[in-house]
RNA sequence: AGGUCGGUAGCUCCAACGGUAGAGCAGCGGAUUCCAAAUCCGCGGGUUGUGGGUUCGAAUCCCUCCCGGCCUG
Numbered sequence: 001a002g003g004u005c006g007g008u009a010g011c012u013c014c015a016a017c018g019g020u021a022g023a024g025c026a027g028c029g030g031a032u033u034c035c036a037a038a039u040c041c042g043c044g045g046g047u048u049g050u051g052g053g054u055u056c057g058a059a060u061c062c063c064u065c066c067c068g069g070c071c072u073g
Stems, first nucleotide, its partner, number of pairs: 001072007010025004019056001027043005049065001051063003
């Protein structure tokens, strides 16, 4: 330099073919306990990597750039 895959909550990841952004763990509050752990109930948390475009509507499609993995040279 070229090719390819990926970037979504603090972490690991879902989200056919465009139509309400979710789960588990973690965190916080509560129950239980002599105190904890474990268990149970509840709660909050996101500019979907950046900037544009298409569309009534974009995490999803198109373009640019940034970051990371792998392959080729």
Transfer RNA from a Pseudomonadota bacterium, 73 nucleotides, folded computationally.
It was read from a public genome assembly.
NCBI's taxonomy places the organism under Bacteria, Pseudomonadati, Pseudomonadota.
Rfam family: tRNA. Gene Ontology term of the family: triplet codon-amino acid adaptor activity.
The coordinates come from a structure-prediction model, not an experiment, and the mean pLDDT is 81.